Annotation
The part of an RNA shown here (small-subunit ribosomal RNA, central domain) has 346 nucleotides and comes from a metagenome.
Context: one part of a larger RNA
RNA sequence: CUGGGCGUAAAGGGUGCGUAGGUGGUUAGGUAAGACCUGCGGGAAAGACCUGGGCUUAACCCAGGAAGGUCACAGGUGACUGCCUAGCUUGAGGGCGGGAGAGGAGAGCGGAAUUCCCGGUGUAGCGGUGAAAUGCGUAGAGAUCGGGAGGAAGGCCGGUGGCGAAGGCGGCUCUCUGGAACGUUCCUGACACUGAGGCACGAAAGCGUGGGGAGCAAACAGGAUUAGAUACCCUGGUAGUCCACGCCCUAAACGAUGGGUACUAAGUGUCGGCGGGUUACCGCCGGUGCCGCACCUAACGGAGUAAGUACCCCGCCUGGGGAGUACGGCCGCAAGGUUGAAACUC
Numbered sequence: 001c002u003g004g005g006c007g008u009a010a011a012g013g014g015u016g017c018g019u020a021g022g023u024g025g026u027u028a029g030g031u032a033a034g035a036c037c038u039g040c041g042g043g044a045a046a047g048a049c050c051u052g053g054g055c056u057u058a059a060c061c062c063a064g065g066a067a068g069g070u071c072a073c074a075g076g077u078g079a080c081u082g083c084c085u086a087g088c089u090u091g092a093g094g095g096c097g098g099g100a101g102a103g104g105a106g107a108g109c110g111g112a113a114u115u116c117c118c119g120g121u122g123u124a125g126c127g128g129u130g131a132a133a134u135g136c137g138u139a140g141a142g143a144u145c146g147g148g149a150g151g152a153a154g155g156c157c158g159g160u161g162g163c164g165a166a167g168g169c170g171g172c173u174c175u176c177u178g179g180a181a182c183g184u185u186c187c188u189g190a191c192a193c194u195g196a197g198g199c200a201c202g203a204a205a206g207c208g209u210g211g212g213g214a215g216c217a218a219a220c221a222g223g224a225u226u227a228g229a230u231a232c233c234c235u236g237g238u239a240g241u242c243c244a245c246g247c248c249c250u251a252a253a254c255g256a257u258g259g260g261u262a263c264u265a266a267g268u269g270u271c272g273g274c275g276g277g278u279u280a281c282c283g284c285c286g287g288u289g290c291c292g293c294a295c296c297u298a299a300c301g302g303a304g305u306a307a308g309u310a311c312c313c314c315g316c317c318u319g320g321g322g323a324g325u326a327c328g329g330c331c332g333c334a335a336g337g338u339u340g341a342a343a344c345u346c
């Protein structure tokens, strides 16, 4: 430099915003850098190809010819790409309008339940298991009633329901705030797509400082089980789980499926908006599921939410192990993360 690939075989970056770069709707005019045509020059020798020749043949060698991408200069063409100028509205963005939503942040409030404390009633058990025991209980447990404290989580509604870029988000109210869809077609006039670096976000666990601690529960202790039992089961129980601020930056971060645009049979469920109809319902746009043609796929399966048909841009793969290891760099308080080999071996 190039080929083939990336749902499950190796392979989509965890996600977004965006810099450089790559790519770019439609009309007209200009230009002539790319592109195309013509001419001229160059394209060494050897090799390769063709013709002929020399060693007995061949290899080898000799002679001649043709061909040759690209390149330089000159002239020309103007469809396509680029560049310049002037427009357009369908891409994109904005305005206006009424709606939907666990989207985010902060503050406040309420109920059920567990636990603990106080008091009443009350007596011998409770708890737990396959069966037990450890444990709790006559210093009155468990049960039940009343009162109180505190923390965490949000029953029903609840739904292949909704929202968010992903991680994720679920009691109620208020404040601040992001996004999307629909309707209108009023405004701007290509302002777009992608995106190496970069920046931001990023479950759980973990870390730092301070708080909080009901339940649960790594570690740990005890009881069982067992040949043993550093487990599974049981009784306890500390970090942690919660809050504030600051780190960490990983994951089966999954749809194991990067983003954008266009096109390609029907059917059915559901959510949001709009239009029509008295209503059952019908239509349009956007989302979310199921099924299923063409087509694709090694098969499984996918199939207008593509894994189909095409184009643009990014990331990634190239036999298994060694190894996501070592070394070095960068990042981190640490744990570690990221980048990422080789020897050797099959």
Stems, first nucleotide, its partner, number of pairs: 003318004007300002012314001014201004021194003025088007033081002035077005041071001049065006091191001092188003095184003103177007115149007125136002162169002206247006215241002220236004258313006267290010295302002319346003328339004